Predicted 3D model of an 81-nucleotide RNA (Glycine riboswitch aptamer) from a sheep gut metagenome. The prediction has a mean pLDDT of 82. Its Rfam family is "Glycine riboswitch aptamer". Rfam describes the family as follows. This family represents the bacterial glycine riboswitch.
[in-house]
RNA sequence: ACUUUGGAGAAGCUGUGCAUUUAAGUGCAGUGCCGAAGGUGAAAGCGCAUCGCGUGAAUCUCUCAGGCAAAAGGACAAAGU
Numbered sequence: 001a002c003u004u005u006g007g008a009g010a011a012g013c014u015g016u017g018c019a020u021u022u023a024a025g026u027g028c029a030g031u032g033c034c035g036a037a038g039g040u041g042a043a044a045g046c047g048c049a050u051c052g053c054g055u056g057a058a059u060c061u062c063u064c065a066g067g068c069a070a071a072a073g074g075a076c077a078a079a080g081u
Base pairs, nucleotide, nucleotide: 001081002080003079004078005077006076011031013030014029015028016027017026018025032068033067034066038064039062041060045055046054047053048052
């Protein structure tokens, strides 16, 4: 890296247009919410030309993105190659 399996959280929200006829879709607007794609920030320590600058992790943090029935996705884990 690939394959298989497992894999949480949060409005099936409101209004309106389009589409559809059994429906759950989708565009725009609005309010509320989630953190485990991705992204942001940053400790100790270390370094330096030292009262500052740089570097600096996460499942922490911010919620930009993404998500809030199912599906899809999904950090991470197990097994295999």